Context: one part of a larger RNA
RNA sequence: ACCGGCGAGUUAUCGUAUAAUGCGAGGUUAAGCAGGAGAUGUGGAGCCGAAGGGAAACCGAGUUUUAAUAGAGCGAAUGAGUAUUAUGCGAUAGACCCGAAACCGAGUGAUCUAGCCAUGAGCAGGUUGAAGUAGUAGUAAAAUACUAUGGAGGACCGAACCGAUAUGCCCGGAAACGCGUACGGAUGACUUGUGGUUAGCGGAGAAAUUCCAAUCGAACUCGGAGAUAGCUGGUUCUCCCCGAAAUAGCUUUAGGGCUAGCCUUAUUUUAGAUUACCGGAGGUAGAGCACUGAAUGAACUAGGGGCCGAGAAGGUUACCGAAUUCUAUCAAACUUCGAAUGCCGACUAAUUGAUGAAUAGGAGUCAGACAGCGUGAGAUAAGUUUCGUUGUCAAAAGGGAAACAGCCCAGAUCCACAGCUAAGGUCCCAAAUAUACGUUAAGUGUAAAAGGAUGUGGAAUUGCACAAACAACCAGGAUGUUGGCUCAGAAGCAGCCAUUCAUUCAAAGAGUGCGUAAUAGCUCACUGGUCGAGUGAUAGGGCGCCGAAAAUUCACGGGGCUAAAACUUACCACCGAAGUUUAGGAAUACUGUAACAGGUAUUGGUAGAGGAGCAAUGUAUAUGGGCUGAAGCCAUAUCGUAAGGGGUGGUGGACUGUAUACAAGAGAGAAUGCCGGC
Repeated sequence: ACCGGCGAGUUAUCGUAUAAUGCGAGGUUAAGCAGGAGAUGUGGAGCCGAAGGGAAACCGAGUUUUAAUAGAGCGAAUGAGUAUUAUGCGAUAGACCCGAAACCGAGUGAUCUAGCCAUGAGCAGGUUGAAGUAGUAGUAAAAUACUAUGGAGGACCGAACCGAUAUGCCCGGAAACGCGUACGGAUGACUUGUGGUUAGCGGAGAAAUUCCAAUCGAACUCGGAGAUAGCUGGUUCUCCCCGAAAUAGCUUUAGGGCUAGCCUUAUUUUAGAUUACCGGAGGUAGAGCACUGAAUGAACUAGGGGCCGAGAAGGUUACCGAAUUCUAUCAAACUUCGAAUGCCGACUAAUUGAUGAAUAGGAGUCAGACAGCGUGAGAUAAGUUUCGUUGUCAAAAGGGAAACAGCCCAGAUCCACAGCUAAGGUCCCAAAUAUACGUUAAGUGUAAAAGGAUGUGGAAUUGCACAAACAACCAGGAUGUUGGCUCAGAAGCAGCCAUUCAUUCAAAGAGUGCGUAAUAGCUCACUGGUCGAGUGAUAGGGCGCCGAAAAUUCACGGGGCUAAAACUUACCACCGAAGUUUAGGAAUACUGUAACAGGUAUUGGUAGAGGAGCAAUGUAUAUGGGCUGAAGCCAUAUCGUAAGGGGUGGUGGACUGUAUACAAGAGAGAAUGCCGGC
């Protein structure tokens, strides 16, 4: 892991609602007694109801308040209860089951370990050589020195013994702390035997939250005890009907609760929804600048600064400049304006056809997710976050999007080897290698921006052109003059200036670029010739190109595709789903019938509400089966919408069904479930 068995809403009392039954302005007994530990009888104490108001005395269809006869509050007028049983839910109890860490009490532990007490034991061998002493030297005597002797030391080296610094191994180990190799102490604050002592709100501690029996920030055992757990996990047969929420308010509240919202069941009631028309409220989008603010340029001006004046008056000003006027703008917390939607109300009309409301019983929900639209936060970031609104998922399967909760299509009652469609598709692959006109050459399609470009097709405006354009080739491209200034030089071409002029010309700039130190030289503008038909510019839109670097081939799902199997437009056919139709069956609700005849609609579903059943065990009553073979087990092509029921054969060898009612230890796949087997 698997298999088998066990394994979780129970019981008691009270309350409340519903259903059933009895009696009914009443209903009912409890203990006890009798009785068969029964049924039943007896038992009326008590309880609930038939009257309320007041704190109460008390009064009473009224009463309380009050000075009040007023007013006001609560009542009556308007009659149904009560007892039992069943079921749902609640309260009190462990209260569906398992699960803490902890807290408290009473005990048991110092055979491990820590300290202490008593009494014992142990430490191979080697080294060093303190004090003291003796001698000698030395001194006035000492001091002192030397040589011996001596044998001190938390002294040295190093076994036993004690330890544990490094590292290798081990890591379901040989071992719940070990082994190997090196290592530290080894006469001491040393090690060790035996006996004793200190106890958990405690002891011990050369002190580490360290030790107190493999347990220590408070030991262990039993008990309080089924502690508590707003937390996690688990909670066992079937079918049918309906079917949520992830929001608001409050909360020592935020992963919990309460009330409301949304679901369901019952009863009662009669509304409800949508559209059109009509009437309303409003200040959003947009727009605007009349207000509040922001803010561009100009005109004009008060005022300020500078200058003159004497630091007066006054004057002046290439400075700054409010207000005002004109001009161009901006705003969630601006509005002279102002929609569309949405919202509210109601007559009428149309559509819908129980969708509305109230009361009562039962819930669940309070982590929501993504997508479109409208905002905020953020960086006009996020598969981000906060709201509004719609949809889907959640709780929804099916088809499409390669795969893909939240996107597109579409909502699965069952069955069919039937048809039509949706989204999306039609070469391989179900269906067109369809049709018609174009586009693209980039495999663009099959990822991307600013920006860039004689890509390409169409449309437009405009210049030049047979009086010869554009391109190419041949020729010219001059003179005053080296314009003036500047400069070492400045001659078309470093720089500055300019009324950049004038002459000769077919034409030729006081010069377009290269060049020189400056000249020179080449070239362009401009002109003539050769040639002979188009050639330039601009702006806009279509499809392409570059921009384009990432880690396995991988940015059409793949093969592959080029007058496409790409793109635009049009058109027609087909494929394509659990949609829809067709054939047959079932259920639910309503309607309806003599009839469950018929008709209409419906039948996805988590939490959850409601309904109807199946199976196992036992009891009572009734009635059956069985050695001519019960239960159990095995096999099997049988019946039922399901849980399930039966038949036959085998095995087995003594019990066991069916009907009705009742009672509960009443259904197993999950709980790191428990026990057993393997």
This is a predicted structure of a 678-nucleotide part of an RNA (large-subunit ribosomal RNA, domain II) from an uncultured Clostridia bacterium. It matches the Rfam family "Bacterial large subunit ribosomal RNA".